Predicted 3D model of a 73-nucleotide RNA (transfer RNA) from an uncultured Eubacteriaceae bacterium.
It matches the Rfam family "tRNA".
The coordinates come from a structure-prediction model, not an experiment, and the mean pLDDT is 83.
RNA sequence: GGGGGUGUAGCUCAGUUGGGAGAGCGCGUGAUUCGCAUUUACGAGGUCAGGGGUUCGAAUCCCCUCAUCUCCA
Numbered sequence: 001g002g003g004g005g006u007g008u009a010g011c012u013c014a015g016u017u018g019g020g021a022g023a024g025c026g027c028g029u030g031a032u033u034c035g036c037a038u039u040u041a042c043g044a045g046g047u048c049a050g051g052g053g054u055u056c057g058a059a060u061c062c063c064c065u066c067a068u069c070u071c072c073a
Base pairs, nucleotide, nucleotide: 001072002071003070004069005068006067007066010025011024012023013022019056027043028042029041030040031039049065050064051063052062053061
């Protein structure tokens, strides 16, 4: 320098024919307990890496950029 993959909650990830942003763990509060743990109910937490485009509508399609992994040279 060139090809390919990945980027979604604090962490690990799901989210396919474009229309509801989610799970587990973690965190907070309540219940349970003498107390802790466990269990259970509720809740907070997201500019979907960034920008632009297409579309009535984009995490999803297209382009550029950034980070990271990998292959070739």